[in-house]
RNA sequence: GGGCUUGUGGCGCAGUGGUAGCGCGCCUGCUUUGCAAGCAGGAGGCCGAGGGUUCGAAUCCCUCCAAGUCCA
Numbered sequence: 001g002g003g004c005u006u007g008u009g010g011c012g013c014a015g016u017g018g019u020a021g022c023g024c025g026c027c028u029g030c031u032u033u034g035c036a037a038g039c040a041g042g043a044g045g046c047c048g049a050g051g052g053u054u055c056g057a058a059u060c061c062c063u064c065c066a067a068g069u070c071c072a
Stems, first nucleotide, its partner, number of pairs: 001071007010024004018055001026042005048064005
């Protein structure tokens, strides 16, 4: 320098055009003498950045950034 893959709450991941979800974690309450477990509820992300297409984009297109991997 080129090819490919990936980028979504604190962490791990799902979501292939129509309100952004799951598990773990966190907070509050119930339960307990206490802890854990369990139950109920809650907070937290506008989807790596910028542009485009579309009535509508995490999703399609372009450029860039970062990580991984292969080639040179």
A computed fold for a 72-nucleotide RNA from a Candidatus Micrarchaeota archaeon, annotated as transfer RNA. Rfam family: tRNA. Rfam classes the family as a transfer RNA.